Background: Predicted 3D model of a 529-nucleotide part of an RNA (small-subunit ribosomal RNA, 5' domain) from uncultured Bacteroides sp. The RNAcentral record of the full RNA draws on ENA, Greengenes and SILVA. NCBI's taxonomy places the organism under Bacteria, Pseudomonadati, Bacteroidales, Bacteroidaceae, Bacteroides. Its Rfam family is "Bacterial small subunit ribosomal RNA".

Context: one part of a larger RNA
RNA sequence: GAUGAACGCUAGCGAUAGGCCUAACACAUGCAAGUCGAGGGGCAGCACAUGAAGUAGCAAUACGGAUGGUGGCGACCGGCGCACGGGUGAGUAACGCGUAUGCAAUCUACCUACAACAAGGGGAUAACCCGUUGAAAGACGGACUAAUACCCUAUAAUACAGGGGUUCCGCAUGGGACUAUUUGUUAAAGAUUCAUCGGUUGUAGAUGAGCAUGCGUUCCAUUAGCUGGUUGGUGAGGUAACGGCCCACCAAGGCAACGAUGGAUAGGGGAACUGAGAGGUUUAUCCCCCACACUGGUACUGAGACACGGACCAGACUCCUACGGGAGGCAGCAGUGAGGAAUAUUGGUCAAUGGACGCAAGUCUGAACCAGCCACGUCGCGUGAAGGAAGACGGCCCUACGGGUUGUAAACUUCUUUUGUAAGGGAAUAAAGUGAGUCACGCGUGACUUUUUGCAUGUACCUUACGAAUAAGGAUCGGCUAACUCCGUGCCAGCAGCCGCGGUAAUACGGAGGAUCCGAGCGUUAUCC
Numbered sequence: 001g002a003u004g005a006a007c008g009c010u011a012g013c014g015a016u017a018g019g020c021c022u023a024a025c026a027c028a029u030g031c032a033a034g035u036c037g038a039g040g041g042g043c044a045g046c047a048c049a050u051g052a053a054g055u056a057g058c059a060a061u062a063c064g065g066a067u068g069g070u071g072g073c074g075a076c077c078g079g080c081g082c083a084c085g086g087g088u089g090a091g092u093a094a095c096g097c098g099u100a101u102g103c104a105a106u107c108u109a110c111c112u113a114c115a116a117c118a119a120g121g122g123g124a125u126a127a128c129c130c131g132u133u134g135a136a137a138g139a140c141g142g143a144c145u146a147a148u149a150c151c152c153u154a155u156a157a158u159a160c161a162g163g164g165g166u167u168c169c170g171c172a173u174g175g176g177a178c179u180a181u182u183u184g185u186u187a188a189a190g191a192u193u194c195a196u197c198g199g200u201u202g203u204a205g206a207u208g209a210g211c212a213u214g215c216g217u218u219c220c221a222u223u224a225g226c227u228g229g230u231u232g233g234u235g236a237g238g239u240a241a242c243g244g245c246c247c248a249c250c251a252a253g254g255c256a257a258c259g260a261u262g263g264a265u266a267g268g269g270g271a272a273c274u275g276a277g278a279g280g281u282u283u284a285u286c287c288c289c290c291a292c293a294c295u296g297g298u299a300c301u302g303a304g305a306c307a308c309g310g311a312c313c314a315g316a317c318u319c320c321u322a323c324g325g326g327a328g329g330c331a332g333c334a335g336u337g338a339g340g341a342a343u344a345u346u347g348g349u350c351a352a353u354g355g356a357c358g359c360a361a362g363u364c365u366g367a368a369c370c371a372g373c374c375a376c377g378u379c380g381c382g383u384g385a386a387g388g389a390a391g392a393c394g395g396c397c398c399u400a401c402g403g404g405u406u407g408u409a410a411a412c413u414u415c416u417u418u419u420g421u422a423a424g425g426g427a428a429u430a431a432a433g434u435g436a437g438u439c440a441c442g443c444g445u446g447a448c449u450u451u452u453u454g455c456a457u458g459u460a461c462c463u464u465a466c467g468a469a470u471a472a473g474g475a476u477c478g479g480c481u482a483a484c485u486c487c488g489u490g491c492c493a494g495c496a497g498c499c500g501c502g503g504u505a506a507u508a509c510g511g512a513g514g515a516u517c518c519g520a521g522c523g524u525u526a527u528c529c
Stems, first nucleotide, its partner, number of pairs: 001528003005525005012381005018374002020339001025337003029334003034080003039077002042073002046071003049067002054063003087292003096217008106209002111205007119153004129142005159185004164179006190197002218264003225255003230252006237245001267289004271282004294315005317328004345371001347370003353367001354365004384415004394406005420466006429456001432453002435450007473518005478499003484513005494501002
């Protein structure tokens, strides 16, 4: 000098950043991923419309409750999303990360551009209904029905697979282009308010991902030998793709004092702290990458996961149970217990930014933006200013009828009002988007007018009134080290970072007066340079 700090004493305000470093310990409760009715069958609930049969009545009328007809919509089928965003650092000494390359060994939903296309048919199934069973979670059976769900046929290539020819190129395996009317295989889905929105195939791009390689990447040799899919080959399998990735067979290799193997520790980097630098230390907040999601394993779906709020199996733990069987996973945001020196609210809003879905309106969003708590850090402001004595009172000290110091300090006079209290006014953040209308042309884009959308917030800020009013402490004073005297104590009580103080005149202990240094903080402890 620094800190994600803690502790002691003290404390007026604002801005800004930060806030479980320990038990990757266990978790009550609520919320954190949905959306689309412009894909579908439908109609539980809400609203609208028409209000039937029937009942009471002479009638008017009252009661009654039917109809998916309309807005819309719980559950269901279907699509997209849930692989992002958010958390944590347990594991990992590794191509994990950083940096530089390569893929002639690769994939990429949504998006963009271009080209071509969308013909015909079929059988189911959920919901609903009727049942069975179970304490429940749920499970099962029968019958009915739809689709942008599923299947079949057609068409089809510059796609995929295979053969023929021509040609160009390279980086070893090899790669590219053209060609014949070469052979075989493979596709689609509709909706609509008529504005549009979607579907299939291919090429290219963009984005994202995968794989490989060079170099760098902690400590211990009181760890010296390690290795059997091990090292290589051939073939087959698998993958988007290369590869012992897996398997069969064959060979006997491979690594290592330039530190293999083993052990310990640890997420890596940008960066941060310190230092003149070289270097040393750290990896909280923010950004990038990785890994993990109660512990271990496995795959399914999907463009993408071996998937935090998905599935299955095993285990530990907790809970429910009718004892037969079931349910759960906060290292999401709050919050609870425990651990600990120690770390916050079971808050508000989707207004902005961003994300998912949707033609849109919009819905969802503990991402995010705000507010709350904490002197935990940094920065800013204040606690008054000017005048005022040959110097009050009081305190303290001394050479004591006096002098010194506290000290212009106070009183007193004049002034100011930051802050505070009260009253009044009162934002920006909405550049933008939505709805309605007008205009332009390149016809789906742009411009203009108008309307509406603000959690924080009646907040920030501004004005006025009042009145010095509401606001100072902490540590130290032997040397290092700025700052000295008196009293008490008497190797006691105590101090102390080091040297060391204290045994009767202690500037070193305790108190007082005074002084010094910082100041809403000041000291102590811990850690790093």